[in-house]
RNA sequence: UCCACGGAGAGUUUGAUUCUGGCUCAGAACGAACGCUGGCGGCGUGGAUAAGACAUGCAAGUCGAACGGGACUAGGUUUGUAGUAAUACAGGCUUGGUUCAGUGGCGCACGGGUGCGUAACACGUGAGCAAUCUGCCGGGAAGUGGGGGAUAGCUCGCCGAAAGGCGAAUUAAUACCGCAUGUGGCCAUCCUUCGAUUGGAGGAAAAGCCAAAGCAGCAAUGCGCUUCCUGAUGAGCUCGCGGCCUAUCAGCUAGAUGGCGGGGUAACAGCCCACCAUGGCUAUGACGGGUAGCUGGUCUGAGAGGACGACCAGCCACACUGGAACUGAGAUACGGUCCAGACACCUACGGGUGGCAGCAGUCGAGAAUUUUUCACAAUGGGGGAAACCCUGAUGGAGCGACGCCGCGUGGAGGAUGAAGGCCUUCGGGUUGUAAACUCCUGUCAUGCGGGAACAAGCAAGUGAUAGUACCGCAAGAGGAAGAGACGGCUAACUCUGUGCCAGCAGCCGCGGUAAUACAGAGGUCUCAAGCGUUGUUCGGAUUCAUUGGGCGUAAAGGGUGCGUAGGUGGUGGCGCAAGUCUGGUGUGAAAUCUCGGAGCUCAACUCCGAAAUUGCACCGGAUACUGCGUUACUUGAGGACUGUAGAGGAGAUCGGAAUUCACGGUGUAGCAGUGAAAUGCGUAGAUAUCGUGAGGAAGACCAGUUGCGAAGGCGGAUCUCUGGGCAGUUCCUGACACUGAGGCACGAAGGCCAGGGGAGCAAACGGGAUUAGAUACCCCGGUAGUCCUGGCAGUAAACGGUGCACGUUUGGUGUGGGCGAGUUCAGACCUUGUCCGUGCCGGAGCUAACGCGUUAAACGUGCCGCCUGGGAAGUACGGUCGCAAGAUUAAAACUCAAAGAAAUUGACGGGGGCCCGCACAAGCGGUGGAGUAUGUGGCUUAAUUCGAUGCAACGCGAAGAACCUUACCUGGCCUUGACAUGCAUUGUGUCCCCGGUGAAAGCCGGGUAGCUGGUAGCAAUAUCAGCGCCUUGCACAGGUGCUGCAUGGCUGUCGUCAGCUCGUGUCGUGAGAUGUUGGGUUAAGUCCCGCAACGAGCGCAACCCCUGUGUCCUGUUGCCCGCAAGGGAUCUCUGGACAGACUGCCCUGUGAAACGGGGAGGAAGGUGGGGAUGACGUCAAGUCAGUAUGGCCCUUACGGCCAGGGCUGCACACGUACUACAAUGCCCAGUACAGAACGAACCGAAUCCGCAAGGUGGAGGAAAUCACUAAAACUGGGCCCAGUUCGGAUUGGAGGCUGCAAUUCGCCUCCAUGAAGCCGGAAUCGCUAGUAAUGGCGCAUCAGCUACGGCGCCGUGAAUACGUUCCCGGGCCUUGUACACACCGCCCGUCACAUCAUGGGAGUCGUUUGUAGCCGAAGUACGCGCGCUAACCGCAAGGAGGCAGCGUCCUACGCUAUGAGCGGUAACUGGGAUGAAGUCGUAACAAGGUAGCCGUAGGGGAACCUGCGGCUGGAUCACCUCCUUU
Repeated sequence: UCCACGGAGAGUUUGAUUCUGGCUCAGAACGAACGCUGGCGGCGUGGAUAAGACAUGCAAGUCGAACGGGACUAGGUUUGUAGUAAUACAGGCUUGGUUCAGUGGCGCACGGGUGCGUAACACGUGAGCAAUCUGCCGGGAAGUGGGGGAUAGCUCGCCGAAAGGCGAAUUAAUACCGCAUGUGGCCAUCCUUCGAUUGGAGGAAAAGCCAAAGCAGCAAUGCGCUUCCUGAUGAGCUCGCGGCCUAUCAGCUAGAUGGCGGGGUAACAGCCCACCAUGGCUAUGACGGGUAGCUGGUCUGAGAGGACGACCAGCCACACUGGAACUGAGAUACGGUCCAGACACCUACGGGUGGCAGCAGUCGAGAAUUUUUCACAAUGGGGGAAACCCUGAUGGAGCGACGCCGCGUGGAGGAUGAAGGCCUUCGGGUUGUAAACUCCUGUCAUGCGGGAACAAGCAAGUGAUAGUACCGCAAGAGGAAGAGACGGCUAACUCUGUGCCAGCAGCCGCGGUAAUACAGAGGUCUCAAGCGUUGUUCGGAUUCAUUGGGCGUAAAGGGUGCGUAGGUGGUGGCGCAAGUCUGGUGUGAAAUCUCGGAGCUCAACUCCGAAAUUGCACCGGAUACUGCGUUACUUGAGGACUGUAGAGGAGAUCGGAAUUCACGGUGUAGCAGUGAAAUGCGUAGAUAUCGUGAGGAAGACCAGUUGCGAAGGCGGAUCUCUGGGCAGUUCCUGACACUGAGGCACGAAGGCCAGGGGAGCAAACGGGAUUAGAUACCCCGGUAGUCCUGGCAGUAAACGGUGCACGUUUGGUGUGGGCGAGUUCAGACCUUGUCCGUGCCGGAGCUAACGCGUUAAACGUGCCGCCUGGGAAGUACGGUCGCAAGAUUAAAACUCAAAGAAAUUGACGGGGGCCCGCACAAGCGGUGGAGUAUGUGGCUUAAUUCGAUGCAACGCGAAGAACCUUACCUGGCCUUGACAUGCAUUGUGUCCCCGGUGAAAGCCGGGUAGCUGGUAGCAAUAUCAGCGCCUUGCACAGGUGCUGCAUGGCUGUCGUCAGCUCGUGUCGUGAGAUGUUGGGUUAAGUCCCGCAACGAGCGCAACCCCUGUGUCCUGUUGCCCGCAAGGGAUCUCUGGACAGACUGCCCUGUGAAACGGGGAGGAAGGUGGGGAUGACGUCAAGUCAGUAUGGCCCUUACGGCCAGGGCUGCACACGUACUACAAUGCCCAGUACAGAACGAACCGAAUCCGCAAGGUGGAGGAAAUCACUAAAACUGGGCCCAGUUCGGAUUGGAGGCUGCAAUUCGCCUCCAUGAAGCCGGAAUCGCUAGUAAUGGCGCAUCAGCUACGGCGCCGUGAAUACGUUCCCGGGCCUUGUACACACCGCCCGUCACAUCAUGGGAGUCGUUUGUAGCCGAAGUACGCGCGCUAACCGCAAGGAGGCAGCGUCCUACGCUAUGAGCGGUAACUGGGAUGAAGUCGUAACAAGGUAGCCGUAGGGGAACCUGCGGCUGGAUCACCUCCUUU
């Protein structure tokens, strides 16, 4: 430089984040199945389950040229009969053909099927056989002579239902048997050569042994047969290596391991036997259990791998189940034999027959797998000399969308963007060039006509497929599209229905009235003759990590050491060449995969070639590294010597303080204990105190993030014994090392056994408290135990939650031990260097972060241990150990989509710090008690309309319920309507009056006549249009009906609290942080200073209004002068402008600033007072009944009208108020001073009447002009502490006012009546100055009024605040958290109920298997063989040989006894999981209210509690030490 190949993620834990970690999805594949759908063709493929059972047919025969015979047939010849004869008939002999069964030969051991068994030399791969066989076939050598005896068939007889059998007679051969010959072979020995365990090849050579068959042909000859050598093919045997799970299988083995000698086999061998020896295998996994045919390959994957072993090909195993041999070249034989068993069939009941895991096919089981087809034409096989025969091998066809591939269902034009559908904001949009329509084309399918190749080798003949492929012609868009999806992942959206229902769902999750998630529809998207679903495999998953992970806190370091096997191992030299590297040779079957090409129209498919087959073996070469051998070295390691520190270990001895007890003395009423108490002790003398004594246990101070030890752990002193460390010297050994599965040893506390001991403490236990309870926390007692000796046990948060060893890598600062240097006369101290230990801080680096950081959690090496989602569970079962408790090893079913780590922001804490607020405190006055008013709840009712419900509902909506209001109830009525708009229609022309009925509304009826304009007409009138009214009808009106959890708007609340955010920058992987924190200060995130921040916004403040001072202007109706007219502008005032206050000035505090304290001046001083103004947000806060508004609902009613009633109802409870309980008061009399409002259907003066409410009256006033105008206070008098001259409820009577109307249900006045109440329990509210308290006045609503309410106005006018400990609320910082719906949070366990899986379980059933025996079929071998017996020998007798039969060994099935493993089931029982709102408690998370947790022991309904020891993974405060900065 070029070429080729080549790895994608997403969802889900959280409020959010990073990480860990599981679950799930997107991909590809299939011998598939299921659902919906389905036009054609090619090529493949199709019983995976019951190696379950099988009807029927076929799947292995062939040869007459091996042989005899039967039947039929053709011919020859011959005999007999008839006939003159031809001829006919019958028979014999013979030839040919066909055929039948038999003898004989070859084949049937191939081909075809299946995958039961098998974990094995079964398979794969590579070697070996000098330890072997091999029919047919190829090559070579030699031979084939001469005899014999039988036997099937056939015939006859007998038995039997049959299958079949027996006997007699007779017959052939290429069947069988001797003899001869011996090329040759076998078998001693010897030689040569080769090789190496015994031997191979060749040669020489003695004895002995061993062959044969004929057939065809006129013949030649051919085919056979026999012996031998050789080749080829096929087979057998042996070995190295390779490939499943399980250790909850750890020991296995008696022909077992070997030897000698036999037997046996084609051949080696314990293959078998006798004897001898005692071996052999195993942690590199024997033995056992489970599962499984193996391979080429297939699928997947970037690869490494993982899973699989259908079709095709190689090997193996099997043939109903088990056993056995025979024949044969070859079998222990799928379509052979024998035996046993199960099953099925036939039967005359005596007995027989059968084996589809061959091809079709049937039943069965199953989610599921085809035709009882054609042909031997091709390829191949068997037989034959051949013709030929056989061949469910094979070649084809059929069925199945089962798969892969290809094709089609039309193409072009076509806008009025048709109709219909759907949506709609009603305008339109979309379906959509889609259709219609016009013009074309003719693939597939259809019809008709032709019509193949696969047959090459020499020629001929022969074609199942097939009248198929293909070719030609014809007609007509005609016959041919569906499935799934549309919330995210993941391409694709709307409407309707439904309303946590019905349903969906791969994960997350949808559905409770506006569902893109259910169902339907329209539309869209993706694939397409298919599309989805289910199942399975790989992938994604680096989620078992060799490539390529981890273990401080997420799962994960063994409690610690010593040490075996194993793994790993310092420096130099030499040798070897096992690993390693390299070259070559052989092999790695074919098919498959890849590449190049070729053939079917393309493709799938097929063919050719190449490459590849990453492997194994062998032969050379290289020697750096590893290894092995040898030699040397000293730095690793160890030793020696000299020192040294130490709570290192064991034993013995000794001492003091304290507690308790005993005795004695003094002494008196308490002691002890707690939050407070009580139990307890004490007048029988305690506690206290003094003395003496006893006894046990523990070791104050020193004492220190000091020391020692492997860890556990070790603390008074002395002595004895003893282990290890460190430093210095550099003398010795010479790699002796590191780690360490198993193993061995040690191992806190608690516990156990035996014996002692027992002071204190203290599980259990008893008692007292606390409490709803209190099996606890607290208190009083108290036993095991704690202590010692000997033994067992073997666990802890046995923790640095950090295995051991070695090396490398910036620093600072303490401290313990040793050695040196400087200093010094010497030492100590001090300074400094170095080695070892022990802390803190921190750089690089690492880490998810927190953090670690030369004592690593950095960078590397070696070895060991351990992890793989949570729960079930460190549990069950099994094993081992233990006296027991228990320890150790260690699962599964089932269930969940999380469980978890670190950090972030909030919220919360019976955590901490700082600060504020009428929050508390200090004060004043109230509420809660009484009566009444009013609102609410409740109750009642025909209705008591509705809403508001902690603060933040309750004198709230309502600033006015007798009717109206009014929404409620009862009753009577209306239906285009009380109200709006439009259309059509009938009648009519506007207004108005009257009658009947009725409670009214309404209904019924009558009268009256008069809209505007145009046209025609003189006019009457007619007609048209408009505008009204009316009738009828249609659209629609109407609804205080529902949803404030569909909304707008408005409002409340935290809170007038000081906060809430943003841009840029910086820090952090990130959520986020910084800014906004810190030091001060403020009412304030107000301001100042500092600071990786710099700025900014919304809030705060200011700007606005009222008020307090002054100036100027203005000047009526106000003000002043005046009797008035009139005048005036000083004041009050009106309402405008301006001034004034800004910490501006002075002093002071602090280093400075901000700011604070004090002072001056000023009407006012530090935001002067008050108001308006309410950040981001919270409460699904309130309101659909104020209005608006989506959706839903009603439509002669849930709309509208009317009358009456109700909202006012009263055993009761609560809130808010008023009036009081009196003397700071009440009553009477006198008398003074406001402000702000308001007035025309209104305010209403004077006057007069009435005790009064009120009436009369009407001046004046649309208002600084008129009207309304105070009370408390003050002055004087009375009352004299009482249910009163307090208090005024209630009731009776008499009146007044408003109004259509005061009965339910108004207000006011007068007379009479005179209730409760004498200051209010627990509790609770408001207020910090012109405030509280108190006094009156006004206004809105309104006919009137329940107003004592609400909103305003002015008068009189206080007290107190030390202070922030506590209560409540809030702000900031910090800390813990298992909370985030945010503590009204989360969450644990028992109990009860339901469901599910599982352990134990008296037993019981099944299955597999061991051991010891019994029985012993068939059969081989061996033995006997007196019965039987053709071939050979023998003259014969007889013999050899053979057969039956019998016996022995072995042995299948079966049986007995006894074990073991596995599985099913079971009364009962144990825990577990899940479930809707069940019960009891409150254990944990905050200091979780007793810090929690670990181990152990005891106790308890339960979570749990207590004792002992341990841990921090405990908050808070204080102290100590250390560190950082100055």